[in-house]
RNA sequence: GGGCGCAUGGCUUAGCUGGAUAUGGCACCGGCCUUCUAAGCCGGCGGUCGCGGGUUCGAAUCCCGCUGCGCUCG
Numbered sequence: 001g002g003g004c005g006c007a008u009g010g011c012u013u014a015g016c017u018g019g020a021u022a023u024g025g026c027a028c029c030g031g032c033c034u035u036c037u038a039a040g041c042c043g044g045c046g047g048u049c050g051c052g053g054g055u056u057c058g059a060a061u062c063c064c065g066c067u068g069c070g071c072u073c074g
Base pairs, nucleotide, nucleotide: 001073002072003071004070005069006068007067010026011025012024019057028044029043030042031041032040050066051065052064053063054062
C1' cells in the first nucleotide's frame, strides 16, 4: 500500500428490510425489604449511535471520504 470486518451510555449488548421518545444486562444513585450486609423488588441518572459530508419528508441504519482497532495479502 490492497482486501475484509468492527466502532451504539462507565462496561457490555439489541436495533442495521430507513419511520419518528435508541433496547436489555452489569455498574452507579435513591427507596422498599433485612438487626446489618448480601440477595431480591421498585424507581432514577447517564448516549454528538467514531468524525465530516451527501441522499431522503425522515438516517444508528443507505452512499462517499477520513480516523482508530482487528484479521489478511504483497
Transfer RNA from a marine sediment metagenome, 74 nucleotides, folded computationally. The coordinates come from a structure-prediction model, not an experiment, and the mean pLDDT is 80. Rfam family: tRNA. Rfam classes the family as a transfer RNA.